[in-house]
RNA sequence: UGCGAUAAAGGCAAACCCUGAGCAAUCCGGGGACGCAAAGUAAAGGGUCUUUUGUAGAGGCGCAUUGCAAUGCGUCUCUACACUAGUAAAAAAGACAGCCUUACUGCCGAAG
Repeated sequence: UGCGAUAAAGGCAAACCCUGAGCAAUCCGGGGACGCAAAGUAAAGGGUCUUUUGUAGAGGCGCAUUGCAAUGCGUCUCUACACUAGUAAAAAAGACAGCCUUACUGCCGAAG
């Protein structure tokens, strides 16, 4: 340098449960162990996941004001137009390092 034992000393902690944060993906902490020789660190490339995304009109539902009507807000559906175009394809903003690659760092030492 590489490799990785039925070795030694230690380490981490999936699912699930509880508390908290977040619209969500997910994350902090506690419990818990399926696994892990980088399951240590970093979102650079790929991947997966989450959220959001034009204008006008009509209608449904919910909420607020209200005696009703009506108005306002939110959401859904339909129609028309616009657009690269809608099983959100794409974009933007995020999440995941226990999906792969990459970069950096690190404990131990049998056999080959």